Predicted 3D model of a 73-nucleotide RNA (transfer RNA) from Papaver somniferum. It matches the Rfam family "tRNA". From the family's description: Transfer RNA (tRNA) molecules are approximately 80 nucleotides in length. Gene Ontology term of the family: triplet codon-amino acid adaptor activity. By type it is a transfer RNA. Its mean pLDDT, the model's own confidence on a scale to 100, is 80. Taxonomically the source falls in Papaver (Eukaryota, Streptophyta, Tracheophyta, Spermatophyta). The RNAcentral record of the sequence draws on Rfam.
RNA sequence: AGGGUCGUAGCUCAAAUGGUAGAGCGCUCGCUUAGCAUGCGAGAGGUAGAGGGAUCGAUACCCUUCGGCUCCA
Repeated sequence: AGGGUCGUAGCUCAAAUGGUAGAGCGCUCGCUUAGCAUGCGAGAGGUAGAGGGAUCGAUACCCUUCGGCUCCA
């Protein structure tokens, strides 16, 4: 150099024939306790690895590119 696959919240991962993104854990606040933990309630946190294209509309489709894993040599 060539082929495949993955990249979404701090971590582990979903979802949707393309209609504008969620869960668990973690974090913050409140209630509960003498206090801590547990439990309950609320909240913050993501322009979806990057750039471009087609589309009314993209995380999803197309192209390029970066990184991880893997196959062939």